Context: one part of a larger RNA
């Protein structure tokens, strides 16, 4: 040295558990913020580093209300206390306080600094002293004031206002502006990928859309949005890779309106005019609002339909639900193992409760629950709705070559985009440059365009519900994971540490049922140990359940 047996050592596998995680589903919510947000920075404890709470009134101050015999957070211990029912501790609800910094708004900054000013008050021998409130900018409205330019006017400029904006988010859903490559076509340039990703803007509990210049071919339908189906259909296409519909039918869901103008009135206005008066064109009320229009005139017919009703605004008070909680059955059953009994044997008992959790193992009947049933001084929410305030309605038909119905529109040419449709017979849709209607005897449209027929009526404008999502909260599920899984994160985790900065980014859980955490003594300087005790166990002793395997080490045989 090697092997082999036994024994120990580091070592952390496994097996076991679970405080965190992962999806999903259900309610319920969907905003915050100058009344200063989100997120911080520095304070803040008897003793205080960290995390939490909290804010110079600093692990907190007040009210009310539910619980309570204890209590001073993770977190022990001294120490000091509060509270023991005249109620602390905790839980909710409402309100105080809230240093500086951030939109950060007195003015400056390298963010938590630095300096003012004006009012009021304090105080010093002074102040570079204190304390309070106020002092950014934009838009709104009001008021004052006021140039250039005589008067007037308008910019201007100031002052007020519990009027408004700004910031922020939930890596999500939604609308609008913009707008990629990689890829794939087995290159690759049209095509894809994709109108994605990703930027900017806006807005909501949703958003868009939305009451046909619609779809259609049957004498049809009746906003819009979603589901399914139609259908990988028709179709588009270096007719390559590919992309890729619609009506119809079935369901969810249901709701429909207002203007603009004709035409009437009031006011303002002031071309024109010597004056009187008085065009346009404004501002407000009434009127209408659809393809079976409507104004106006006339003619006919109905007759108060209408009543403070229908709604609108407004919200008492009951109700319901959240926001703390309340009661809640039945073995302190016996005997056996055992360090424990919830295990086993016998014997009872309750069940609108045998759901899951805890205890010294495995409990319907010990603890907390559950079923069930009940509750709120305060606030929220829902829904429904009294007082009170306001407050409607289209009267029909008929005639009229009277008027009105949304113009740089519509539509053309050209260039584009967008429509499943790549210019193509290429329509509908949107529009950069150009040109540019008609007016109801009018326009658009049914996939080039013409007839014919149908069908609707643009160039204004609200509009629930069915749709879509989930950061926060609330309760549930699971052939989800169990510490190299599961969230990067069961722990001081976005820590610590890396990096100038963007940014990046971990390791790390288990003593026991309970600290009973090992007093005393022996060795040792300690580290560690032997005893002794504690304990079921100490081969659980804190470098702590189990403790595999690499590697290390003793001791004994065997071989060399």
């Nucleotide at each position: 040295a090697g092997c082999a047996a036994a024994g120990g050592g580091c070592g952390a596998a496994u097996g076991c558990c679970u405080a965190g995680c992962c999806a999903c589903c259900a309610g319920a919510a969907g905003c915050c913020g100058a009344a200063g947000a989100a997120g911080g920075a520095c304070g803040u404890g008897g003793u205080a580093a960290g995390c939490u709470g909290c804010g110079a009134a600093a692990a907190g101050c007040u009210a009310c209300g539910c619980c309570a015999a204890g209590c001073u957070g993770c977190a022990a211990a001294c120490a000091a206390g509060c509270a023991a029912a005249a109620a602390a501790a905790g839980c909710g609800u409402a309100g105080a306080u809230g240093u500086c910094c951030g939109a950060a708004u007195g003015g400056g900054g390298a963010a938590a600094c630095c300096c003012a000013c004006u009012u009021a008050a304090g105080g010093u021998a002074a102040u570079g002293c204190u304390u309070a409130a106020g002092u950014a900018u934009c838009g709104a409205u009001a008021u004052g004031u006021g140039a250039a330019u005589a008067a007037a006017a308008u910019a201007g400029c100031a002052u007020a206002u519990a009027c408004g904006a700004a910031g922020g988010u939930a890596a999500a859903g939604c609308a609008g502006g913009g707008g990629a490559a990689c890829u794939g076509a087995a290159a690759c340039a049209u095509c894809u990928a994709a109108g994605u990703a990703c930027c900017c803007u806006g807005a909501g509990g949703a958003a868009a859309a939305g009451a046909a210049a619609g779809a259609a071919a049957a004498a049809u339908c009746g906003a819009u949005u979603c589901c399914c189906c139609g259908a990988g259909u028709a179709g588009c296409g270096g007719c390559g890779a590919g992309c890729g519909a619609a009506a119809c039918g079935g369901g969810a869901a249901g709701a429909g309106c207002c203007c603009a103008a004709a035409c009437c009135u009031a006011g303002c206005g002031g071309a024109c005019g010597a004056a009187a008066g008085g065009a346009a064109g404004c501002u407000g009320g009434g009127g209408g609002u659809u393809g079976a229009g409507g104004a106006u005139a006339c003619a006919g017919c109905a007759a108060c339909a209408a009543a403070g009703u229908a709604g609108a605004u407004a919200g008492a008070a009951a109700u319901u639900g959240g926001u703390a909680g309340u009661a809640g059955a039945a073995u302190a059953g016996a005997c056996c193992u055992g360090g424990g009994a919830a295990g086993g044997u016998c014997a009872a008992c309750c069940g609108a409760a045998g759901a899951a959790g805890g205890u010294a193992a495995a409990a319907g009947u010990c603890c907390a629950g559950u079923a069930u049933a009940c509750g709120a001084a305060a606030c929220c929410a829902a829904a429904a709705g009294a007082a009170a305030u306001c407050g409607a309605a289209a009267g029909c038909u008929g005639u009229a070559a009277u008027c009105c119905a949304g113009a740089g529109u519509a539509c053309c040419a050209c260039g584009g985009g967008a429509c499943a449709c790549g210019u193509g017979a290429a329509a509908c849709c949107c529009u950069g440059u150009g040109g540019g209607a008609a007016g109801c005897a009018g326009g658009g449209g049914g996939g080039a365009c013409c007839a014919c027929c149908c069908c609707c009526c643009a160039a204004g404008g609200c509009u629930a519900a069915a749709u879509a999502c989930u950061a926060a909260c609330u309760g549930g599920u699971g052939a989800g994971c169990g510490a190299u899984a599961g969230u990067g994160a069961a722990c001081a985790a976005g820590u610590a540490c890396c990096g100038u900065g963007a940014g990046g980014g971990a390791a790390a859980g288990g003593u026991g049922a309970a600290a009973a955490g090992a007093a005393c003594c022996c060795c040792g300087g300690a580290a560690g140990g032997g005893g002794a005790g504690u304990g079921a166990a100490a081969a659980a002793g804190a470098a702590c359940c189990u403790g595999a395997a690499a590697c290390c080490c003793u001791u004994u045989g065997c071989u060399u």
Background
This is a predicted structure of a 560-nucleotide part of an RNA (large-subunit ribosomal RNA, domain I) from Alkaliphilus sp. The coordinates come from a structure-prediction model, not an experiment, and the mean pLDDT is 83. The source organism's lineage runs through Bacteria, Bacillota, Clostridia, Peptostreptococcales and Alkaliphilus. Its Rfam family is "Bacterial large subunit ribosomal RNA". The sequence was found in a public genome assembly.